[in-house]
RNA sequence: ACGGGCAUAGUUCAAUGGCAGAAUAGCGGUCUCCAAAACCGUUGAUCUAGGUUCGAGUCCUGGUGCCCGUGCCA
Numbered sequence: 001a002c003g004g005g006c007a008u009a010g011u012u013c014a015a016u017g018g019c020a021g022a023a024u025a026g027c028g029g030u031c032u033c034c035a036a037a038a039c040c041g042u043u044g045a046u047c048u049a050g051g052u053u054c055g056a057g058u059c060c061u062g063g064u065g066c067c068c069g070u071g072c073c074a
Base pairs, nucleotide, nucleotide: 001070002069003068004067005066006065007064010024011023012022013021018054026042027041028040029039030038047063048062049061050060051059
């Protein structure tokens, strides 16, 4: 440089174009002599700029970052 893939919560993953969810972590509580475990409750996210659409995490375009492959220079 070219080709392909990926980007959602602190982490790992969901979501047929139609209310953004789960697990785990964090916080609070129950329990306990204390703690752990268990149970209950609770906080928190769509990489960025546009476009299409009544409606975009999802479709289209540019950008950014990461991964894989091929190549070039040193």

Predicted 3D model of a 74-nucleotide RNA (transfer RNA) from a Flavobacteriales bacterium. Model confidence (mean pLDDT): 84 of 100. It matches the Rfam family "tRNA". The family's RNA type in Rfam is transfer RNA.